[in-house]
RNA sequence: GGCGUGAUGGCGGAAUUGGUAGACGCAGUAGACUCAAAAUCUGCCGGGAGCAAUCCCUUGUGGGUUCGAUUCCCACUCGCGCUA
Numbered sequence: 001g002g003c004g005u006g007a008u009g010g011c012g013g014a015a016u017u018g019g020u021a022g023a024c025g026c027a028g029u030a031g032a033c034u035c036a037a038a039a040u041c042u043g044c045c046g047g048g049a050g051c052a053a054u055c056c057c058u059u060g061u062g063g064g065u066u067c068g069a070u071u072c073c074c075a076c077u078c079g080c081g082c083u084a
Stems, first nucleotide, its partner, number of pairs: 001083007010026003019067001028044005046057004060076005
C1' cells in the first nucleotide's frame, strides 16, 4: 500500500429484510430489611432547556439517500486481523 473487521450511557454489551436508541449485567443513587453493616429485595439511572407539561440533542467524525438511519452509501479518524 491492498483487503477484511470493529467504534453504541461511567464500564461490559444487545438491538441487522431501515420503524419508540440504549435490552441485560456491573457501577452509581434512593428506599426496604438490620442495633449497624454486608448480603438480598424494590425504584431511578445519556446530555441540555423549562416551575411543570413538554421540547431539543445523542450510536467514532463529517456528508449523502429516505417520510424515517445504530442499520444503506461516500470520505475521514482510531483499534484489531490478514496480505504484498

The prediction has a mean pLDDT of 80. Predicted 3D model of an 84-nucleotide RNA (transfer RNA) from an uncultured Spirochaetales bacterium. Rfam family: tRNA. By type it is a transfer RNA. Gene Ontology term of the family: triplet codon-amino acid adaptor activity. It was read from a public genome assembly.